A computed fold for a 72-nucleotide RNA from a Pseudomonadota bacterium, annotated as transfer RNA. The prediction has a mean pLDDT of 81. It matches the Rfam family "tRNA". Its family is annotated with triplet codon-amino acid adaptor activity in the Gene Ontology. It is annotated as a transfer RNA. Taxonomically the source falls in Pseudomonadota (Bacteria, Pseudomonadati).
RNA sequence: GCCGAGAUAGCUCAGUUGGUAGAGCGUGGGACUGAAAAUCCCAGCGUCGGCAGUUCGAUUCUGCCUCUCGGC
Numbered sequence: 001g002c003c004g005a006g007a008u009a010g011c012u013c014a015g016u017u018g019g020u021a022g023a024g025c026g027u028g029g030g031a032c033u034g035a036a037a038a039u040c041c042c043a044g045c046g047u048c049g050g051c052a053g054u055u056c057g058a059u060u061c062u063g064c065c066u067c068u069c070g071g072c
Stems, first nucleotide, its partner, number of pairs: 001072007010025004019056001026045001027043005049065005
C1' cells in the first nucleotide's frame, strides 16, 4: 500500500427487511444479618467511534475519516 472483519453500557457481547437499544458480569441503593458472605428487590449506569449524505425517521443504508484485528 491492497483486501477483509470490527468499533453499541464500566467489561465481554447481542440486536434490528430503517421506527429513538438489550443480556451476563460489574457498579450504586435497599431488604436480610450482631456484622459480613450468599440470596432477593430497585436503578441501564448509553451523543450505538467521528463528520457528512439519503429519508418523515439512521445504531441499521451510502461516502469519507480515525482506531483495532486478520490476510497478502